Overview:
Model confidence (mean pLDDT): 91 of 100. c-di-GMP-I-GGC riboswitch aptamer from a Chloroflexota bacterium, 86 nucleotides, folded computationally.
RNA sequence: CACCGAAAGGGCAAAACCGCUGAAAGGCGGUGACGCAAAGCCUCGGGUCUAAGGGUUAGCAAUCUAUGACAGCCGGGCUGCCGAAG
Numbered sequence: 001c002a003c004c005g006a007a008a009g010g011g012c013a014a015a016a017c018c019g020c021u022g023a024a025a026g027g028c029g030g031u032g033a034c035g036c037a038a039a040g041c042c043u044c045g046g047g048u049c050u051a052a053g054g055g056u057u058a059g060c061a062a063u064c065u066a067u068g069a070c071a072g073c074c075g076g077g078c079u080g081c082c083g084a085a086g
Base pairs, nucleotide, nucleotide: 003086004083005082011036012035016031017030018029019028020027021026034072040078041077042076044075045074046073047070048069049068053065054064055063056062
């Protein structure tokens, strides 16, 4: 030590339920723990989700579309507790 992840002290919080919010995806709060050594923060790249608005249609349906969303999808950037074996 930006490798590594024993121990110790802790931390976060999936699904589900309830309330609020949003057109939706989703988000916020409470309960709750599936898991996480960065499951802390940031959309820079990829990916995935939604389609209010806009396009297509005589019209409905359907379909296309991100300026919306997912940081607990992957990569990347920044920061960070502890210190056994190796």